[in-house]
RNA sequence: GGGGCCGUAGCUCAAUCGGUUAGAGCAGCAAACUCAUAAUUUGUUGGUUGUAGGUUCGAGUCCUACCGGCCCUACCA
Numbered sequence: 001g002g003g004g005c006c007g008u009a010g011c012u013c014a015a016u017c018g019g020u021u022a023g024a025g026c027a028g029c030a031a032a033c034u035c036a037u038a039a040u041u042u043g044u045u046g047g048u049u050g051u052a053g054g055u056u057c058g059a060g061u062c063c064u065a066c067c068g069g070c071c072c073u074a075c076c077a
Stems, first nucleotide, its partner, number of pairs: 001073007010026004019057001028044005050066005
């Protein structure tokens, strides 16, 4: 240099054939329980879906470029 895969909440992951409001577990916060802590239970916060564009009535999902990560490969030395 060329090619492939991946990027969604703080972490690990869902989201049907593109369909109206993006969810779950853990974590965090609050409360209950306890002498207290842990555990447990209940409630709750948290998202520019990597970035910028495009297509569409409608994009996490399709297309393009770029950024980042991983892998394969070629060349130089």

This is a predicted structure of a 77-nucleotide RNA (transfer RNA) from a Planctomycetaceae bacterium. Lineage of the source: Bacteria > Pseudomonadati > Planctomycetota > Planctomycetia > Planctomycetaceae. It matches the Rfam family "tRNA". The family's RNA type in Rfam is transfer RNA. The sequence was found in a public genome assembly.